This is a predicted structure of a 73-nucleotide RNA (transfer RNA) from Solarion arienae.
The RNAcentral record of the sequence draws on ENA.
The coordinates come from a structure-prediction model, not an experiment, and the mean pLDDT is 80.
It matches the Rfam family "tRNA". From the family's description: Transfer RNA (tRNA) molecules are approximately 80 nucleotides in length. Rfam classes the family as a transfer RNA.

[in-house]
RNA sequence: AAAGGAGUAGCUUAAUUUGGUAGAGCAGUGGUCUCCAAAACCACCGAUAUGGGUUCAAAUCCCGUCUCCUCUG
Repeated sequence: AAAGGAGUAGCUUAAUUUGGUAGAGCAGUGGUCUCCAAAACCACCGAUAUGGGUUCAAAUCCCGUCUCCUCUG
C1' cells in the first nucleotide's frame, strides 16, 4: 500500500438475514429472607465507536473518519 472482518451497558454478548418497543447473563445498587453473612428470589441502574446521507422510521442500508484483528505484498 491492497483486500476482508469487527466496534452495542463496567465485562461477555443477542438483535443485522427481512429497517419497525435496543434484550440477556455476570457485575453494581436497593429490598425480601437470616442472629449476621452467603445462597436464593424480586426490583432498579446502565449501551448501538464517530460525522453525514437515504427513509415516516436506521444498531441495521449508503459514504467518510477513528480504533482493533486477519490476510497479500